[in-house]
């Protein structure tokens, strides 16, 4: 410090999410030791049991027992002493208001901070001064009687005090009166003087002395502790005030003791604190009142900080003590372990009555995810009482439990390679766990055993001494005795021993860490993005690795990251966001000069800001955590002093901001009245006749009752052509014929005046298009609704014919719009160029002021863009925004006649929604261009029969694949067996085939027999491999080959072409596809490659921030068209010769054709024109050929998860006596049907018969096969010749000549069928081809639709070849004959380039909206039902204070009390409201949910541009 996530990619906006730190935590797995901390966050729920507040005999009276001892005894016991002036109880004093707990209530002077008290109190403590005189009457305990179950109570009798009461005295004390001085902002305070009235007490202990009854006392005196009065201090408390202190305005008004005054009461004290009277005030948008939530703070967590969150432990304050109310005592309480009353609950009971309050420490139940022992001790620290010893103390000190947190330590160290075994993995070589282990050599923390053993202790008691004192006694010093819960703990020594001590999470990215197996959108994971549908680094397991470590993860919460509420530190044209516009109140802000003041501001000093904590420096525990000391800090508040620039304020002045007066011109600015012409419609009349109107085309409609058209006249309403213009005016909405009246504003000019009067503007008020509403008019045209006609699958629409509200006027509402410049207002500053209105100028120009436009600099901006009319640079003020949806919805409130408007949420849900720009793709967008794409033509297909392929169906099987173009005469260049992969049946299991090893045997092989459908099984027979050794054998050994057995393995046309290689199709032989460097852009990307021309072409030229280059195009290659050279057999034959019936047949020739090698030729080279002088185009010449001459081969980057695992290869999976192998037979050839591709035809441009002519390219020895002969023929026979320019297949056919046929289902057509044959082949039944004779089907040119072809092409005619034993209408080639047409690019299809729009990117076969149907979820409404809380009125009214009374009681009396009564009042009741929850038949919309229904609204001109009201 950032990262992930919206997109094909990019930049931005923006949310979600992660990494960090922390926790009073909990849960899961795991768990060795110690130190220090910490531990009911929930039910302020209920509590069994024990303990948590007592103490003082030196205030007082009274006063046991057990037990022991002694004596007596009637042996039952009694008496005395000790126990003991003890225990327990009582009177009295002090304490119990501290300490400890909890956070319910409280939004408050409750808390924090700073002040005030001149408005106050303060027990115990300290200091000072004084006093402590003299009396009195009771009462508990005790005793006795009685009531009660108990708790407890009543009466009689006795007694004491530091208990209670009266009196005396008293000042500086209190109150009152008079008075003086000083001080104070002040009601006053302080000090002094005089007078009047009033208020006190208690003794105890010890010592000394005197007296007496020698026992206790008495008196005096003194000390000390108490007591009383007064003053002061300290401490603590009360009250008052400034400032700060949560959220909601969908809470806007609240208040009758309320606000103030007077008087009285009350309090320690001010005060409506209370009461009476008087006045009518008080609070509030700077947020009253109401509602919700909450103890506050020091601090804690986080953060760079500012902040945000929080208020456990520790500390300060407050509040509370079962719930509510009340007082009493007291210095202090309205009292946690006190009292009274009411209520709820629990317990006891003899049913009459009683008792209780753990939010003290332990502990129990309950609640809950969750929080400890019914421990030890007062040894220390602190507190209460006491003179003290001492007692009490669940405060506290310790221990126990819990990894709850934090800190520290250990679980070993060195060496050790056959890199052991084993696990995992593997490309089978290895790699890895891994020096890890084992082994060897060491060490000894912790735990274990054993021995020693602290500090924490200061005091207390006693003795002695010294000092002080009259003494008691106190202080100091020394000595002695004694006090430790923790605890035999910390710590130390020794013993033995590597022995007892490691887990958890993660490993797709963020984020460090990878593989195997299993699973197969299942099971599951997931913080976000997202994984899983057969090769999952994401699920589960194993191995390995990474991180942290006695812990590790998960969950929850807080801050951070988040500048994502922005003071530091954000925004508002298009992402969320400028109010529709103005006027203006409060508020905020404000020109220039001078002087004063000192509120803000700045500086200094002083006080405070508790301690702890944080930070720094030291120190103590072995370190650390922890603890201690010192310092800093605490940004705050208050007081005092100073400064005077700025803000503020006061005074005085100024003119530049603002305004007023004067003079001008411009204008659809506003309101009212009047006037005008054109046009539409209607009415009347004329002319006139059959249509008009309307549309894509029609129809509804109008018209023979006379329309439309046309002429004249009239009526009425609305709107104002041309001018007219990014021209004008207005705040906006908006404003357009002409004239008049009234009226607002702006602008310009030059002078004068006022003198900051200004800007903005929450609330408020006004204006505010269209539509809509109310009342009354008006109504020509237009036109929601509605009707009809069309369109359509439908058409509630678009189109057409009609047509009512409305549109118009007056008055009144409504108050919204994409009310937009999607841009709030004002002021200042920061290059240019048009135009409108003024001024200046004689005047164009120029200059200047005010508007209104375009382009653009700097600058800004995510980009687009803005750019003096800012979206730039600054100041001031207002409004608004904070992810998308839910939703501008619900509820509430206000406004409205209504429609509705304004204000305006939440639950729930998603990980995006969005802006700008980029590249593509697409468009029923545009431009340019090409192609047998259309058009123009020729011939077909689609109809028939047959062939062939496919689908479907059938079947035991009809093997498999191919599927729009780009599957379908395709793989298959040839299924009778074989092929063959399919089916049925019969067989084999190391196998039909490969390699290797071991063992055994044998050459292999040829010929042949039997059984069987065959595979196969069992036989016979012939021959007897090679090298070496030897003992020479019928030997041994080795090798090749074969057989059998065994093991590794073979084998698979089994699956996956969506795991792949290779090959192929297609767009497309279309002209495209890219790169390097440079430049531009934040970037994706762009440029180049676009533009102007041109081309078949990204072909070339020119231009250009591009310059070059690559793959494609073209060319280079082959065939063909011309010529030449060379060569001349098997080809050729002009000349010469020979020869025949004829023939290059022969000699010969090298001329020609031809063959086959090389060369030439064509390049827009030449001419003319056009063009930019270019590229090039058009025409021409020459030429065999002319503008790539014709044809072929050649297929860029890529697309289609295109095709192929069945050509081949191959990963993974699967089968292994079978999914492998062998064999026979069958099937692939089936047949209601549908489609594709072809053949033959329908005939006369023909058919038949006869005669006759001309090719090219190929094939041939397992072959082609001549002549001749036979057969009607297929063919047979025959065998010459030929390994081929030699022989042969081989007859070319259409054509040409002649004859017949004459328009018909024919002399067309040949299907089908019968019979008879030929050939191939082991074999033609299923299932071959051909021949002859006979038979003679459909078909008379083919619907919608659709295909090919632009020249030697289409069409037509034959020929050959591959495959092949045989089988060709298919395929691949060859030649013969040989056309028509192309105006042209509007349209269909495909493609290329540029541009435009886009909500598409799986890319239009895209995206996407709404209703309905189904499930789930949350919410609103609802007759009501049921809680909580609060208010008003009334009723009832406990305890209690206070007031009044008080015949009874006490007292001599004064007086006090019981009792009675009144006011107030808790709880309760009745009635009626407010607010807020829960629930509710039914109902409403909303959200979510792979594959439901209906349509197609939006995105492209989305097929009617879209959108807002």
């Nucleotide at each position: 410090a950032g990262g992930g996530u919206u997109u094909g990619a990019u930049c931005c906006u923006g949310g979600c999410u992660c990494a960090g730190a922390a926790c009073u935590a909990a849960c899961g797995c795991u768990g060795g030791u110690g130190g220090u901390g910490u531990g009911c966050u929930u039910a302020a729920c209920a509590c069994a049991u024990g303990c948590a507040a007592g103490u003082c005999g030196a205030a007082c009276g009274a006063g046991a027992a057990a037990u022991u001892c002694a004596c007596c005894u009637u042996c039952g016991g009694g008496u005395g002493a000790a126990g003991a002036g003890u225990a327990a109880a009582g009177u009295g004093g002090c304490g119990a208001a501290c300490g400890g707990g909890u956070g319910a209530g409280u939004a408050a002077c409750g808390c924090g901070u700073a002040a005030g008290u001149a408005a106050u109190c303060u027990a115990c403590c300290c200091u000072u001064a004084a006093a402590u005189u003299a009396g009195g009457g009771a009462u508990a305990a005790c005793u006795u009687g009685c009531c009660g179950a108990a708790a407890g109570g009543c009466g009689g009798g006795c007694u004491a005090a530091u208990a209670c009461c009266c009196a005396a005295u008293a000042a500086c004390c209190u109150u009152c009166u008079u008075u003086a001085a000083a001080c104070u902002u002040a009601u006053g305070u302080u000090u002094g003087a005089a007078g009047a009235a009033g208020a006190a007490a208690a003794g105890g202990u010890g010592g000394u002395u005197u007296c007496u009854u020698u026992a206790a006392g008495a008196a005096a005196u003194u000390u000390u502790c108490g007591u009383u009065u007064a003053a002061g201090g300290a401490u603590g408390a009360g009250c008052u005030u400034g400032c700060g202190u949560a959220c909601c305005a969908u809470u806007a008004g609240c208040u009758a003791g309320u606000u103030g005054g007077u008087a009285a009461g009350g309090u320690a004290a001010u005060g409506g604190c209370u009461u009476a009277c008087c006045a009518a005030g008080g609070c509030u948008c700077c947020g009253a009142u109401g509602g919700u939530u909450a103890g506050c703070u020091g601090g804690u967590c986080u953060g760079a900080g500012a902040g945000g969150a929080u208020g456990a432990u520790c500390a300060g304050c407050c509040a509370c003590a079962c719930u509510g109310g009340a007082a009493u005592u007291g210095a202090g309480a309205u009292a946690c372990g006190g009292u009274c009353c009411a209520g709820a609950c629990u317990c006891c009971u003899a049913c009459g009555g009683g008792a209780g309050g753990c939010a003290g420490c332990a502990g129990u139940g309950a609640g809950g995810a969750a929080u400890u022992u019914u421990g030890c001790g007062c040894a220390a620290u602190g507190g209460g009482g006491g003179a003290a010893a001492c007692c009490c103390u669940g405060a506290c000190g310790c221990a126990g439990c819990g990894a709850c947190a934090u800190c520290a330590c250990a679980u070993g160290a060195g060496u050790g390679a056959u890199u052991a075994a084993g696990g995992c993995u593997u490309u089978c070589g290895g790699g890895u766990c891994g020096u890890a282990a084992a082994g060897c050599u060491c060490u000894g923390u912790c735990a274990g055993g054993u021995g020693g053993g602290a500090a924490g202790a200061a005091g207390a008691u006693g003795a002695u001494a010294a000092a002080a004192g009259a003494a008691a006694u106190u202080u100091u010093a020394u000595c002695a005795u004694u006090u430790g819960a923790c605890g035999g703990u910390a710590c130390c020594g020794c013993c033995a021993a590597a022995g007892g001590a490691a887990g958890c999470a993660c490993c797709g990215g963020c984020u460090a860490a990878c593989u195997c197996c299993g699973u197969g959108c299942c099971a599951g994971c997931a913080g976000c993005c997202g994984c899983g549908g057969u090769a999952a680094u994401a699920c589960g397991g194993g191995g390995g690795g990474u991180g942290c470590a006695a812990g590790c993860g998960u969950u929850g919460u807080u801050c951070g990251g988040a500048u994502u509420u922005a003071u530091u530190g954000g925004g508002c044209g298009u992402a969320a966001a400028g109010a529709g516009c103005g006027u203006g109140u409060a508020g905020g802000u404000g020109g220039c000069u001078a002087a004063g003041u000192a509120a803000g501001u700045c500086a200094a000093a002083c006080g405070u800001g508790a301690a702890a904590g944080u930070c720094c420096u030291u120190g103590g525990c072995u370190c650390a955590a922890c603890c201690a000391a010192g310092g800093a800090a605490g940004u705050g508040c208050a007081u005092u002093u100073g400064a005077a620039a700025c803000u503020a304020u006061u005074u005085a002045a100024c003119u530049u901001g603002a305004g007023u007066a004067c003079g001008g011109g411009a204008g659809a600015g506003g309101a009212a009245a009047g006037c005008g012409g054109a046009a539409u419609u209607c009415c009347c009349a004329g002319u006139g006749u059959a249509g008009a109107g309307g549309u894509g085309a029609a129809a509804u409609u109008c018209g023979u009752a006379g329309a439309u058209a046309u002429u004249g006249g009239g009526a009425g309403g609305a709107a104002c052509a041309c001018c007219g213009g990014u021209g004008g005016c207005g705040a906006a909405g908006g404003c357009g014929g002409c004239u008049u009246u009234c009226u607002g504003g702006a602008c310009c000019g030059a002078u004068a005046c006022u003198g900051a009067c200004a800007c903005u503007g929450a609330g408020a008020c006004g204006c505010g298009a269209a539509a809509g509403c109310g009342u009354g008019g008006g109504g020509a045209g237009c036109a929601a609704a509605c009707a009809g006609g069309a369109u359509u699958a439908g058409a509630g629409a678009c189109c057409c014919u009609g047509g009512u509200a409305g549109u118009c006027c007056a008055c009144g509402c409504c108050g919204u719009a994409a009310a937009c410049g999607a841009u709030g207002g004002a002021c200042a500053c920061u290059a240019g160029u048009g135009u409108u209105g003024g001024g200046u100028u004689u005047a164009u120009a120029g200059c200047u002021c005010a508007g209104u436009g375009c382009c653009g600099u700097a600058g800004c901006a995510a980009a687009u863009g803005c750019g003096a009319u800012a979206a730039g640079u600054g100041u001031c003020c207002c409004g608004c925004c904070u992810g998308g949806g839910g939703a501008g919805u619900a509820c509430g409130a206000c406004c409205g006649c209504a429609a509705g408007g304004u204000u305006g949420a939440a639950a729930c849900u998603c990980a995006a929604a969005g802006g700008a720009a980029u590249u593509g793709a697409c468009g029923g967008g545009g431009g340019c261009c090409c192609g047998c794409a259309c058009a123009a033509g020729c011939g077909g297909u689609g109809g028939a029969g047959c062939a062939u392929g496919u689908g479907g169906u059938u079947u035991a099987a009809u093997u498999c694949g191919a599927a729009g173009c780009a599957a379908c005469g395709c793989g298959a260049a040839g299924a009778a067996c074989c092929u063959u992969a399919c089916c049925u049946g019969g067989c084999c299991u190391u196998g039909a085939c490969a390699u290797a090893u071991g063992c055994a045997g044998g050459a292999c092989a040829g010929c042949u027999g039997u059984a069987g459908a065959g595979a196969u099984a069992c036989g016979g027979u012939u021959u007897u491999c090679u090298g070496c050794c030897c003992u020479a054998g019928u030997g041994g050994u080795a090798g090749a080959c074969c057989u059998g057995c065994a093991u590794a393995c073979a084998g698979g046309u089994g699956c996956u072409g969506c795991a792949u290689g290779g090959c192929u199709g297609u767009c497309g032989u279309c002209a495209g596809c890219u790169c390097g460097u440079g430049u531009c852009g934040u970037g994706a990307g762009a440029u180049g490659u676009u533009g102007g021309g041109u081309u078949a072409a990204g072909u070339c030229c020119c231009g250009c921030a591009a310059c070059g280059a690559g793959c494609g195009c073209a060319a280079c290659c082959c065939c063909u068209a011309c010529a030449c050279a060379u060569a001349g057999u098997u080809a050729c034959c002009a000349u010469c010769g020979a020869g025949u019936g004829a023939a290059g047949u022969c000699g010969g020739g090298g001329a020609c054709u031809c063959u086959a090698u090389g060369u030439g030729g064509a390049c827009u080279g030449c001419c003319u024109g056009c063009g930019u002088u270019a590229a090039g185009c058009a025409g021409g010449a020459g030429g065999a050929a002319g503008g790539u001459g014709g044809g072929g081969a050649u297929g860029a980057c890529g697309u289609c998860a295109a095709g192929u695992c069945a050509u081949c290869a191959u990963g993974g999976c699967c089968c292994u006596u079978a999914c492998g192998g062998c064999c026979a037979g069958g099937g692939c050839u089936a047949c209601a049907c549908a489609c594709g591709u072809g053949c033959u035809a329908c005939a006369a441009u023909g058919g038949g018969c006869g005669g006759u002519a001309c090719a090219g390219a190929g094939g041939g020895u397992u072959g082609c096969g001549a002549a001749g002969c036979a057969g009607u023929g297929a063919u047979g026979u025959g065998g010459a010749g030929c390994u081929a320019a030699u022989c042969u297949c081989a007859g070319a056919a259409a054509g040409c000549c002649g004859c017949c046929c004459u328009a018909a289902g024919u002399u067309c057509g040949g299907a089908u069928u019968g019979c008879a044959g030929u050939c191939u082949g082991c074999a033609a039944c299923u299932c071959g081809a051909c021949u002859g004779c006979a038979u003679g089907a459909a078909g008379u040119u083919g619907g919608a639709a659709u295909c090919g072809c632009u020249a030697g092409u289409a069409a037509u005619c034959c020929c050959g070849g591959a495959u092949c034993a045989g089988c060709a209408c298919g395929c691949c080639g060859g030649g013969g004959u040989g056309a028509a047409u192309a105006c042209g690019u509007u349209c269909c299809c495909g493609g290329g380039c540029c541009u435009u729009g886009u909500a598409c990117a799986c890319a239009c076969c895209g995206c996407c909206c709404g209703u309905c149907a189904a499930g789930c979820c949350a919410c609103g409404a609802a007759a009501g039902c049921u809680g909580g809380u609060u208010c008003u009125a009334c009723c009832c009214g406990a305890a209690g204070u206070c007031g009044c009374u008080g015949a009874c009681c006490c007292g001599a009396g004064a007086g006090g009390g019981a009792g009675g009564u009144g006011c107030c009042u808790a709880a309760g009741g009745u009635a009626g409201g407010g607010c807020u929850g829960g629930u509710g038949a039914u109902u409403g919309g909303g959200g979510c949910u792979a594959a439901g229904u209906c349509g197609u609204a939006a995105c492209a001109a989305g097929g009617u541009a879209g959108c807002c009201g």